[in-house]
Molecule: SAM riboswitch aptamer (S box leader)
Organism: uncultured Ezakiella sp.
RNA sequence: UUCAUUAAGAGAGGUGGAGGGAAUAGGCCCAUUGAAGCCCAGCAACCUAAUUCGGUUAGGUGCUAAGUCCUACAGAGUUAUCUGAAAGAUGAA
Numbered sequence: 001u002u003c004a005u006u007a008a009g010a011g012a013g014g015u016g017g018a019g020g021g022a023a024u025a026g027g028c029c030c031a032u033u034g035a036a037g038c039c040c041a042g043c044a045a046c047c048u049a050a051u052u053c054g055g056u057u058a059g060g061u062g063c064u065a066a067g068u069c070c071u072a073c074a075g076a077g078u079u080a081u082c083u084g085a086a087a088g089a090u091g092a093a
Base pairs, nucleotide, nucleotide: 001093002092003091004090005089006088011040013039014038015037019030020029021028024072025071026070027069041064042063043062045061046060047059048058049057050056051055068087073084074083075082076081
C1' cells in the first nucleotide's frame, strides 16, 4: 500500500497493589465490592498444517466493560440523536 472484518462472542480464578479505557483534545465511564501488568482459563476473526472434511484437531497472531466508549470531517434534525466518510484496530499478501 491492497483486500477482508470491525453493533456479536469470551472468569465468581491466582498474583499484584493504583491506576485504566491505543495516540492529541474535550467529555463520559470503570477501579480497594481491587486498576494496569503477569500466569492460568476462555472467545473465535484471519492464516497454516493434518484429517474420518457442510466438520474436528493442532499451531501462529489477535481478543476477553461500555458500537472502535462518544465526539472532534460532512450531511439531516428544534434538541436528544441518526447516516456517511475519514482515521484507527486486527488478520493476510